[in-house]
């Protein structure tokens, strides 16, 4: 001085990232309950059952009245491939007044394959939503390394890569 494709340990990026609790706006006077009138054979994806002309869905007035997913604020809590995202596989979970299958969607693991981070526009998809958020594309701003200038020795300017990186220490091969 090389190399180690996470060799180990600790660390930086910064409106940094996930989780979790309590508030709180919104979903929302919405589903849904009850009572009255209307209405005239249904009631759920499908099969049993079960209810129904001693009146089913629907629809009108009254009067009561939600929740879950997303979000903000504050906390603690774990972290810096933190963590998302996509296909694939397998568990599960998953429409109704009950049961059984099952679909769209939801969890969880495993393999793979992309994103250095933040922010704003434009589309898409997702939600009740103009809140937010996923995914694509461009731009900015930042943070690293390498080259090349520069020169207050502090830095700055441009070109360029990617997190299996980047910095310190240590370690074990190897060169000289």
């Nucleotide at each position: 001085u090389u190399u180690c494709u996470a060799a180990a340990u600790a660390g930086a990026g910064g409106u940094g990232c996930a989780a979790u609790a309590u508030u709180u706006a919104a979903u929302a006077g919405u589903a849904u309950u009850u009572a009255a009138g209307u209405g005239g054979a249904g009631u759920g994806a499908a099969g049993c059952g079960a209810c129904u002309g001693u009146g089913a869905a629907g629809c009108u007035u009254a009067a009561a009245g939600a929740a879950a997913g997303g979000a903000a604020a504050u906390g603690u809590u774990g972290c810096c491939g933190a963590a998302a995202u996509a296909u694939a596989u397998a568990g599960u979970u998953g429409a109704u007044u009950g049961c059984u299958u099952u679909a769209a969607g939801g969890c969880u693991a495993u393999a793979u394959a992309u994103u250095g981070g933040u922010u704003u526009u434009a589309c898409u998809c997702a939600a009740a939503a103009u809140a937010u958020g996923u995914g694509u594309a461009a731009a900015a701003c930042u943070g690293u390394c390498a080259c090349a200038a520069u020169g207050u020795u502090a830095u700055u300017u441009g070109u360029g890569g990617g997190g299996c990186g980047c910095u310190a220490u240590u370690g074990a091969a190897u060169u000289a």
The prediction has a mean pLDDT of 78. The RNA shown here (Lysine riboswitch aptamer) has 176 nucleotides and comes from Serpentinicella alkaliphila. It matches the Rfam family "Lysine riboswitch aptamer". Rfam links the family to the GO term lysine biosynthetic process. The model forms 100% of the base pairs in the Rfam consensus.